RNAcentral holds the sequence, with entries from SILVA. Small-subunit ribosomal RNA from a metagenome, 1401 nucleotides, folded computationally.
């Protein structure tokens, strides 16, 4: 550097070439200089200057001309221009010499001369190289859309080896672009390389081939070649020498420094070999290249042993404690000897060249040459490759991983912490996921990470994708380019096809061979190089060209339909106003209400005007238009569609980037208009608040003329045009047919408009001739989800704003149908003391009692629809977990070992609040003599733990709920998930039950079986029971089993019987019989699951945790505390009642440390005493109810708290803290606010009796039991709760669910920005080195030429001028990047002063 630079392929008749190879000829005769060297001078060097003298194959002129070159003539040829051969003429045109050898000839010699070899000269051709030109190929960006004045061309000229605006003058106005010009960006290019099945993608390291470039920028000189990497000359930055005058370098060549960076070797060795320059040569030079050396950077090969070895050793790990792994692994034995290492031995790479010797050949010649053949010289690497021997298993294994993907598992330790991680995702006390350990897997002198490409990704889809709903059809239409196009025939040969052929470098690759011990690597032959050129042939297709056709497509005739468009004009209902009558108090509006209007006369009514807007009914899934969109009636002006005819034209058609029209509401501009309606604005409701929904006003606007805007869920979320693919039914316009007097109805074709399915598609949902089907041709678009229908930038616009359209960052999803659920202030069917009908209560009082809260040393703990008179069927002490304080440590309790004492029991003393602690007294058995049993004591294991986790768990148990449901096998159906069965239709208390269905059939649940209890019957007859008979105060007692009763066995009900209704199947209304009717009334029974519901404090249990304590013991306290607020509950607030007397009727219970009668004492609570009872025998007063009396509506003869005295019981013990009793006080309270609870019949409601627990008792609770004994249920709108079917979801931790925006704190990335600064690049103009040109020269000059000479010409040098030009400078533009600047410092550089190595200002 985006170019003919590169790749391929062509052309040069537009050209050039040193060395080399071939041919031809030729190599005569002369002159002038200067470098070196020596002097002298000037300079710090670097160089310079001047004098003398010199030579060349350095320089210059003359000779000749095979040849060249130019002109003319013929003749052959091609591709325009033009080439090539021959011939003539004459103008131009060349050169050097050096070695070396000699027979003959000359010559005194030197030499001539000749001969050779190597050179110089001209010409031709050649092989190589080189240079120009053209076709084609290869990078992003249009948010770069116009660019260009030597530009484009054309005549002369000039200039180059050569063509050519290469350059100049003068002419003309042109040349490139949507197949992408110009701009920006980035970038050597290629054979290849990496990847992939391929097609592609991506790369350009070594090697090879072209190009560029050598600090940076210009230049041009010498040459065959350079505008030259190690030449020159000039600008500039840098660096270095200087004596300050001035000079000097250029490693992107080889080591190597430096700096930059994640990162890249040795300041070797050698020309032995291969190449290369020069030279006859010999040899020089050669960081080209042949070795070495450093890096596991890459590929390949080899080793670290190999066989045997089981008590399955030790040690590690794990463990259910048995054992298992490690692991034949090691130890042990027996081999081997690669590589390292020592000794010794040893090749290839080498053949030339060169020299010496023969030998042929050429030649007078033994010079020379040239060919053979023989011997000699040449090794850097080499202290190697390779061989032999020697010793000796010795000296040589790491990384990575183990949850899934992916092959390999287990302890500890940690506790959402550490910390892992490629994606998913681990880690919150049992982590196979983190960390170590063992084990085990994978590679292996390597393993892994990172980074980059490609693969998989058919995920930019040629191969090989899509657009109804997932991204994604432009809002519509006309239409230029462009793409695509109907039938028949000719012709040509554009694209296609075949078959030579020339190229496609070489190495890579691939395929077959060969050489290193393999291999990596190297050699040889092939093959392929899909390409592009050149010649032949084919003609179907495609293209072009010619001439025809009529199916495509238009045109004409007829004809009938439309809310198609546009203008005028007109018409009736309706709302407002206006005006006037009538008339009286409201009207308006709402869920209700206010605001508003109305005695100043509304609203209502009637009459008359006014003025805008918009057209009921027809009116429809209908019509018409490209889409937007069109609705009264006439008149005019027009577009299109269709239909049916027969005639014309003859592919005239499809689609359409870019252009152009048209395009709903809204909005902009300007005049109008303005009646209802109504953004915005007022004002009234609602509301927690309402800037909203609703109510009263009400202004832009809404209409109209003109000009803009140009968006829409502009949706059929489906682009246009064409062909083919089964049917059914509806409409709308038209025509044929048949039938009718006629219309219609029927029948067929067309043309639109609809619904339903069939084959196919579809993830599915759906589409389905009006395709979402099956094909074509054309346009659009799309390519995770935000960011973003967004910014910057362009372009329209008046303005709103439209068009077009991104990045960074940010996540791992975002989304599409379809599925089960759950959910819903969504639908439908149904239940249920759910609501409604009723009775009674709660909530208000007061005192029981649980709970929250607060208190406290403690007020142990759990439990909140499903906790709360619950765990608790009984906290003075114990219980007791909870505090305080005293005390114990193998312990209150178990097992087991070792030691050790002999007793335990008893009985006593001191201390002490006890528990304990200190001691006295008494005091063992059995025995096979080893010990054993039993107790104390010491130490060891272990004991205990109401400590934590119910969110590691067993069981239990609450709830939904006794709701009516939840499933499963086999079939079908569905890509599936999943349906189906189970849904429908009827019925049920029921998923009961029938019928019907692609389902058939089964579990678990529902009903039934079990239990009481109501009726009978039978069996039995004490303790129970009494009808005759008897007896007594008394079923007391004899008698007796009839009856009640007890308690075993049985019947009984099954919608069985009648009627009636439906689908005649289940069932369902009624009747009657019956003790009892439609599950007869209670009970137990509780599917699959939901709550991580509860419970580790009932007990069981895994982990963790405490061991002189978190374990045990005592003493006392506390659990009972009290500004408060909550549930359950008793008892009243009266007269259906409350008090005194009288009197009557049950059940089912309990009773031995127990129940207790009679009988006495006490007012009573009880007390004393005890008969009878382990109970159908004895204890254990029912009350309400009824009679009789008092009280007479009030804080009372209600009510009974609270408070004081006496007292009774239990008990070790009533203070804190029990019950009861008796007297005395005699508080709230007159019926309950917002709201909420039971209950459907022996129910509610009332009354009263028992039982557990328990010493007692806080019981008013709880568990039963009997007495007395109503009310009321139209119904299912509503409230809750359930079932089921269906719907809608963006829920699925399932509405207590998701989720949207602002603020407010902090953190990341982005954009914007006025200004400021820097880089590229353009244009103007200023200045202009170096240098080539040109031009001038009075300055200096040896060849040449004239001239005796002086000198003059030519020419040259050197000055100067001129064009052009790099740096520069200046001013405006354009693009790129996000940056950049300010202070200070140390250093440099130049003045200038102090101080004088240094330094400072």
């Nucleotide at each position: 550097u985006a170019a003919c630079a590169c790749g391929u392929g062509a052309a040069c008749a537009a050209u050039c070439u040193a060395c080399c190879u071939u041919a031809a000829a030729a190599u005569g005769g002369g002159g002038a200089a200067u470098a070196g060297c020596u002097c002298g001078c000037c300079g710090a060097a670097a160089g310079g200057c001047g004098a003398a003298u010199u030579a060349a194959u350095a320089c210059c002129g003359c000779a000749u001309g095979u040849g060249g070159u130019c002109g003319g003539g013929a003749c052959u040829c091609g591709c325009a221009u033009g080439a090539g051969u021959c011939u003539c003429g004459a103008a131009c045109u060349a050169a050097a010499g050096u070695c070396a050898g000699g027979g003959a000839c000359c010559g005194c010699a030197a030499g001539g001369c000749c001969u050779g070899a190597c050179g110089u000269u001209u010409u031709a051709a050649g092989a190589g190289g080189a240079g120009u030109u053209c076709g084609c190929g290869g990078c992003c960006u249009a948010u770069c859309a116009g660019c260009u004045a030597g530009u484009u061309g054309g005549c002369g000229a000039g200039g180059u080896a050569a063509c050519g605006g290469c350059u100049c003058a003068c002419c003309a106005a042109g040349g490139c672009u949507a197949a992408g010009a110009c701009g920006g960006g980035u970038a050597g290019c290629u054979g290849g390389u990496c990847u992939g099945a391929g097609a592609g993608g991506a790369u350009g390291a070594u090697c090879a081939g072209c190009c560029a470039c050598a600090c940076u920028g210009g230049a041009a000189c010498u040459g065959a070649g350079a505008c030259a990497c190690g030449g020159u000359c000039c600008a500039g930055a840098c660096a270095c020498c200087u004596a300050c005058g001035g000079g000097u370098g250029g490693c992107a060549g080889c080591a190597g420094u430096u700096u930059c960076g994640a990162a890249u070797c040795a300041u070797u060795c050698a020309c032995a070999a291969u190449g290369g320059g020069c030279g006859a040569a010999a040899g020089c030079c050669u960081g080209a290249u042949g070795g070495u050396g450093c890096g596991a950077c890459g590929c390949c090969g080899c080793g670290u042993g190999a066989g045997g070895g089981a008590u399955g050793a030790a040690g590690g790990c794990c463990u259910u404690c048995g054992g298992g792994u490690u692991g034949u692994a090691a130890a042990c034995c027996u081999c081997u000897g690669u590589c390292a290492c020592u000794g010794g031995g040893g090749a290839a790479g080498a053949a030339a060249c060169g020299c010496u010797g023969c030998a042929u050949u050429u030649u007078a010649a033994u010079a020379g040459a040239a060919u053979g053949c023989a011997g000699c010289c040449u090794g850097a690497c080499u202290u190697a490759a390779c061989c032999c021997a020697g010793a000796g298993a010795g000296g040589a294994a790491g990384c990575a991983g183990u949850g899934g993907c992916u092959a390999a598992c287990u302890c500890u330790g940690u506790g959402c912490c550490a910390g892992c991680a490629g994606c998913c995702g681990c880690g919150g006390u049992a982590a196979u996921a983190c960390a170590g350990a063992g084990a085990c897997u994978g590679c292996a002198a390597g393993c892994g990470u990172u980074a980059u490409u490609c693969g998989g990704a058919u995920u930019c889809a040629c191969u090989g994708g899509g657009c109804g709903u997932a991204a994604a059809g432009g809002g519509u239409g006309c239409g230029c380019a462009g793409g695509c196009g109907g039938c028949c025939a000719g012709g040509u040969g554009u694209g296609u096809u075949a078959g030579g052929u020339g190229u496609g470098a070489a190495a890579g690759c691939c395929c077959g061979g060969g050489g290193c011990u393999u291999a990596a690597c190297c050699c040889c032959g092939g093959a392929a190089u899909u390409g592009c050129g050149c010649c032949u042939a084919a003609a179907a297709c495609u293209a072009c060209u010619u001439g025809g056709c009529u199916a495509g497509a238009g045109c004409a005739u007829u004809g009938g339909a439309g809310a198609g468009g546009g203008u005028a004009g007109c018409a009736g209902a309706a709302u407002u106003c206006a005006u006037g009558g009538u008339g009286u108090a409201g009207c308006a509006g709402u869920g209700a209400a206010a605001u508003g209007c109305g005695u100043a006369g509304a609203u209502a009514u009637c009459a008359u005007g006014a003025g805008g807007a918009a057209u009921a009914c027809c009116a429809g899934a209908g019509g018409c238009g490209a889409a937007g969109g069109c609705g009264g009636c006439u008149a005019c002006c027009u577009g299109g569609a269709c239909a049916a005819u027969u005639g014309c034209u003859g592919a005239c058609g499809c689609u359409c980037a870019g252009g152009c029209a048209c395009g709903a509401a809204a909005g902009c501009g300007u005049g109008g208009g303005g009646a209802g309606c109504a953004a915005a604005a007022g004002g009234g409701a609602u509301u927690a608040g309402a800037u909203a929904c609703c109510c009263c006003u009400g202004u832009a606007g809404u209409c109209c003329a003109c000009g803009c805007c140009c968006u829409a869920a502009a949706c059929g979320g489906u682009g246009c045009a064409c062909a083919c693919u089964a049917g059914g039914u509806c409409u709308u316009a038209g025509c044929g047919g048949a039938u009718u007097c006629g219309a219609u109805c029927c029948c067929g074709c067309u043309a639109g408009g609809g619904c339903c399915c069939a084959a196919g598609c579809u993830a599915a949902c759906g589409c389905g001739u009006u395709a979402a089907g099956u094909g074509u041709g054309c346009c659009g678009c799309c390519u995770g989800a935000g960011g973003a229908c967004u910014a910057c930038g362009g372009u329209c616009g008046c303005a709103a704003g439209a068009c077009u359209a991104a990045a960074a960052c940010u996540c791992a999803a975002a989304g599409g149908a379809a599925u089960u659920g759950a959910c819903g202030g969504g639908g439908g069917c149904c239940c249920g003391c759910a609501c409604a009908a009723g009775c009674g209560g709660u909530g208000g009082a007061g005192c029981a009692u649980g709970u929250g809260g607060c208190u406290c040393a403690a007020u142990u703990c759990g439990a909140u629809c499903c906790a709360c008179g619950c765990g608790a069927a009984g906290a003075a002490c114990c219980u007791u977990a909870c505090c305080a304080g005293g005390c114990c440590u193998u312990g209150a309790c178990a097992u087991g070992c070792a030691c050790u004492a002999g007793a335990c029991c008893g009985a006593c003393u001191c201390u002490g609040a006890a528990a304990g602690g200190a001691g006295u007294c008494u005091u063992c058995c059995c025995u096979u003599c080893g010990g054993g049993g039993c107790u104390g004591g010491u130490g060891c294991a272990c004991a205990g733990g109401u400590g934590c986790u119910g969110c590691a768990u067993g069981g239990c148990u609450g709830u939904c709920g006794u709701c009516a449901g939840c499933u499963c096998g086999u079939g079908u159906c569905g890509u599936g998930a999943g349906a189906u069965g189970u849904u429908g239709c009827g019925u049920u208390a029921a998923g009961u039950c029938g019928c019907g269905c692609a389902a058939c059939g089964a579990g678990c649940g529902c009903a039934a079986c079990c239990c009481c209890u109501g009726u009978c019957c039978u069996u039995a007859g004490u303790u129970g029971c009494c009808a005759u008979c008897a007896u007594u105060a008394a079923g007391u007692u004899g008698g007796g089993c009839a009856c009640u009763c007890u308690a075993g066995g049985g019947a009984g009900a099954c919608a069985a019987a009648c009627c009636c209704u439906c689908u005649a199947u289940g069932a369902g209304g009624g009747u009657g019989g019956g003790a009892a009717g439609g599950u007869g009334g209670g009970g137990a029974u509780g599917a699959c699951g939901u709550c991580a519901a509860g419970u580790c404090a009932g007990g069981a249990u895994g982990g963790c945790c405490c061991u002189u304590a978190c374990g045990g013991c005592c003493u006392g306290g506390g659990c009972u505390g009290c500004a408060c607020a909550c549930g359950u509950g008793c008892u009243a607030c009266a007269a259906u009642g409350c008090c005194c007397g009288a009197u009557a009727c049950a059940g089912a219970g309990g009773g031995a440390a127990g129940c207790a009668a009679u009988a006495c004492c006490g007012c009573g609570a009880g007390g004393u005493g005890g008969a009878g009872c382990a109970a159908a025998u004895c204890c254990u007063g029912a009350a309400a109810a009824u009679c009789g009396g008092g009280c007479c509506c009030a804080g009372u003869u209600c009510a009974g708290a609270u408070u004081g005295u006496a007292g009774u019981c239990u008990g070790c013990a009533a203070c804190u803290c029990g019950a009861c009793u008796a007297c005395a006080u005699g508080a709230a309270g007159u019926u309950g606010g917002a709201a909420u609870c039971g209950c459907u019949a022996g129910u509610a409601a009332u009354g009263g009796c028992g039982u557990a627990u328990c010493a007692g008792c806080u019981a008013c609770g709880a568990c039963g039991c009997c007495g007395u004994g109503a009310a009321u249920a139209c119904g299912u709108u509503c409230c809750c709760g359930g079932g089921c079917c269906u719907u809608g979801u963006a829920c699925a931790c399932a509405c207590c669910g998701c989720c949207c925006g602002u603020c407010a704190c902090g953190u990341c990335a982005u954009g914007a920005a006025a200004g400021c600064c820097g880089g590229u690049u353009u244009c103007g103009c200023c200045c202009g080195a170096a240098g080539u040109g040109c031009g001038u020269u009075u300055g200096c000059c040896a060849a040449c030429c004239a001239g005796c000479a002086a000198u003059g010409g030519a020419g040259g040098c050197g000055g100067c001028g001129c064009c052009c030009u790099a740096a520069g400078g200046u001013g405006a533009g354009g693009c790129c990047a996000g940056a950049a600047g300010g202070c200070g410092u140390a250093g440099c550089c130049g003045a200038u002063g102090g101080a004088c190595a240094u330094c400072c200002a």